Predicted 3D model of an 83-nucleotide RNA (c-di-GMP-I-GGC riboswitch aptamer). The coordinates come from a structure-prediction model, not an experiment, and the mean pLDDT is 86. It was read from a public genome assembly, where an Rfam model found it. The model forms 91% of the base pairs in the Rfam consensus.
RNA sequence: CUUGAUAAAGGCAAACUUUGUUAAAACAAAGGACGCAAAGCCACGGGUCUAAGGCGAAAGCUAAGAUAGCCGGGUUGCCGAGG
Numbered sequence: 001c002u003u004g005a006u007a008a009a010g011g012c013a014a015a016c017u018u019u020g021u022u023a024a025a026a027c028a029a030a031g032g033a034c035g036c037a038a039a040g041c042c043a044c045g046g047g048u049c050u051a052a053g054g055c056g057a058a059a060g061c062u063a064a065g066a067u068a069g070c071c072g073g074g075u076u077g078c079c080g081a082g083g
Base pairs, nucleotide, nucleotide: 001082002081003080004079011036012035016031017030018029019028020027021026034069040075041074042073044072045071046070047067048066049065050064053062054061055060
C1' cells in the first nucleotide's frame, strides 16, 4: 500500500422492553442481539425523518433539529492475509 477467505484477541449493538430528555423526529442509560471490518469519529454534498417556532384561512411550505446502522466524502484505527 492492497485486501476481508479462514482463524484468533477483542469491539459495536437493530427490533423490542424499562426509565429519563425533547414540540417532534430522535437521543441518553440499563436490559437485549438483527446485524456490522470501521456499525470509530466529523452533518461537508445528496437522501430520508420531524416541524414546537415562522409564513399560510387551510392544505402545505420552511428557519431549525435529527440520522454517520441510507449513500458519497474527510479523518483515525484493531486483527488476519498478500505485496